[in-house]
Bacterial small signal recognition particle RNA from Lactobacillus selangorensis, 97 nucleotides, folded computationally. Its mean pLDDT, the model's own confidence on a scale to 100, is 76.

RNA sequence: GAAAGGUCUUGAGGCAAUGUCCGGCCUACGAAUCGUGUCAGAUCCGGAAGGAAGCAGCACUAAGUUCGUUUGGACAUGUGCCUUAAGUUUUUAUGAU
Repeated sequence: GAAAGGUCUUGAGGCAAUGUCCGGCCUACGAAUCGUGUCAGAUCCGGAAGGAAGCAGCACUAAGUUCGUUUGGACAUGUGCCUUAAGUUUUUAUGAU
């Protein structure tokens, strides 16, 4: 007593992973009273035939809640990998020269 390379640390970029949220799809629930339909009973109109409004119940759903799913989007990171830059770390160095 070295170029350069490797390790370590940090920054940046990219991809993935994980988590949360939003959107789409889906399962289930879901109106006591201000949804729809059907409206037992009962009520009203009519001389009658019939008609009208319509409570309870039931069905379908809205707002919403919930189970999942997604080749979508956003955010986050003591996760992983790649690229690049920097460093006062370390190594090649028990040393090229």
Source information: The source organism's lineage runs through Bacteria, Bacillati, Lactobacillales, Lactobacillaceae and Lactobacillus.